The RNA shown here (transfer RNA) has 72 nucleotides and comes from Ceramothamnion japonicum. A source record names the gene trnD. Model confidence (mean pLDDT): 82 of 100.

[in-house]
RNA sequence: GGGAGAGUAACUCAAUGGUAGAGUGUUAGUCUGUCGCAUUAAAAAUUGUGGGUUCGAAUCCCACCUCUCUCG
Numbered sequence: 001g002g003g004a005g006a007g008u009a010a011c012u013c014a015a016u017g018g019u020a021g022a023g024u025g026u027u028a029g030u031c032u033g034u035c036g037c038a039u040u041a042a043a044a045a046u047u048g049u050g051g052g053u054u055c056g057a058a059u060c061c062c063a064c065c066u067c068u069c070u071c072g
Stems, first nucleotide, its partner, number of pairs: 001071007010024004018055001026042005048064005
């Protein structure tokens, strides 16, 4: 340098173009003599960046960035 794949919550992952969710974790409550377990609730995401298409984009298109694999 060529090709392919990935990027979404603190972490691991979902999500037919139509309200961005789950598990773990965190915080608070209940429970317990205490911790843990269990249980209830809450907070936490400008969906890597910038544009484009569309009434509407995590999703489609383009460029760029980072990482992984591969070819030379």

The RNAcentral record of the sequence draws on ENA. The organism belongs to Ceramothamnion, within Eukaryota. Its Rfam family is "tRNA". Rfam classes the family as a transfer RNA.